[in-house]
RNA sequence: GGGGCUGUAGAUCAGUUGGUAGAUCGCUUCACUGGCAGUGCAGAGGCCGUCGGUUCGAGUCCGUCCAGCUCCA
Numbered sequence: 001g002g003g004g005c006u007g008u009a010g011a012u013c014a015g016u017u018g019g020u021a022g023a024u025c026g027c028u029u030c031a032c033u034g035g036c037a038g039u040g041c042a043g044a045g046g047c048c049g050u051c052g053g054u055u056c057g058a059g060u061c062c063g064u065c066c067a068g069c070u071c072c073a
């Protein structure tokens, strides 16, 4: 220098054909308990890596850049 893959909640990851962003663990509140642990109910936490484009509508399609992993030279 060129090719490929990945980037979504604090962590690990889903998200199908473009149409209301989710799960588990973790965190907080409340209940059960003398307390801890545990279990149950409820809740907080995201502008989906960046900047653009297409579209009535983009996590999803297209381009660019950034970061990580990897292959070739």
Base pairs, nucleotide, nucleotide: 001072002071003070004069005068006067007066010025011024012023013022019056027043028042030040031039032038049065051063052062053061

A computed fold for a 73-nucleotide RNA from a soil metagenome, annotated as transfer RNA. The RNAcentral record of the sequence draws on MGnify. Model confidence (mean pLDDT): 81 of 100. It matches the Rfam family "tRNA". The family's RNA type in Rfam is transfer RNA.